A computed fold for a 73-nucleotide RNA from Promineifilaceae bacterium (SeqCode), annotated as transfer RNA. Its Rfam family is "tRNA". Rfam classes the family as a transfer RNA. The source organism's lineage runs through Bacteria, Chloroflexota, Ardenticatenia, Promineifilales (SeqCode) and Promineifilaceae (SeqCode).
RNA sequence: GCCGACGUAGCUCAACAGGCAGAGCAAUGCUCUUGUAAAGCAUCGGUUAUGGGUUCAAAUCCCAUCGUCGGCU
Numbered sequence: 001g002c003c004g005a006c007g008u009a010g011c012u013c014a015a016c017a018g019g020c021a022g023a024g025c026a027a028u029g030c031u032c033u034u035g036u037a038a039a040g041c042a043u044c045g046g047u048u049a050u051g052g053g054u055u056c057a058a059a060u061c062c063c064a065u066c067g068u069c070g071g072c073u
Base pairs, nucleotide, nucleotide: 001072002071003070004069005068006067007066010025011024012023013022019056027043028042029041030040031039049065050064051063052062053061
């Protein structure tokens, strides 16, 4: 330099063909316990990498850029 995959909560990941952004773990609170752990319940946490475009509507489709990983040279 060329090709491909990926980027979503603090972490690991979903979101079927465009139509309410979610789960588990973590954190916080409560219940339970003599106390702790475990368990149960609840709560918090998001500019979907960035910027544009298409659309009534974009995490999803298109373009560019940035980053990570892999392959080729």
The prediction has a mean pLDDT of 81. The RNAcentral record of the sequence draws on ENA.